RNA sequence: GGGCCCGUAGCUCAGUGGCAGAGCACGCGGCUCAUAACCGCUUGGUCGUAGGUUCGAUACCUACCGGGCCCA
Numbered sequence: 001g002g003g004c005c006c007g008u009a010g011c012u013c014a015g016u017g018g019c020a021g022a023g024c025a026c027g028c029g030g031c032u033c034a035u036a037a038c039c040g041c042u043u044g045g046u047c048g049u050a051g052g053u054u055c056g057a058u059a060c061c062u063a064c065c066g067g068g069c070c071c072a
Stems, first nucleotide, its partner, number of pairs: 001071007010024004018055001027041004048064005
């Protein structure tokens, strides 16, 4: 330098055009002599950035930013 993949909650990830979600973690409560485990509830998002397409974009297109792999 070229090609490909990834970027969504604190972490790991789902969501392929129509209300942004799950598990774990955090917080509160239950249970227990107590802790862990277990159970219930709750909190938590500029969906990497900027444009474009569309009635409507996390999703499609373009550029850029960040990470990874392959080739040279």
Molecule: transfer RNA
Organism: Anaerolineaceae bacterium